RNA sequence: GGGCUCGUAGCUCAGUCGGUUAGAGCAGCUGACUCAUAAUCAGCGGGUCCCUGGUUCAAGUCCAGGCGGGCCCA
Repeated sequence: GGGCUCGUAGCUCAGUCGGUUAGAGCAGCUGACUCAUAAUCAGCGGGUCCCUGGUUCAAGUCCAGGCGGGCCCA
């Protein structure tokens, strides 16, 4: 330098053919239970869907460029 692939909550990830409430598990917080802790149960909060632009009535999803991680080639 070239190619492929990934980027969504603190972490690991799902998200269907583009359709509208952006989710799950773990973690955190609150409460119940307990003499107490753990476990268990109930609830709550937490997001610039990597960035910019484009297409569209509508973009996490499609297109272009960029940034970052991984792999391969040179």
Predicted 3D model of a 74-nucleotide RNA (transfer RNA) from a Candidatus Omnitrophota bacterium. Rfam family: tRNA. Rfam describes the family as follows. Transfer RNA (tRNA) molecules are approximately 80 nucleotides in length.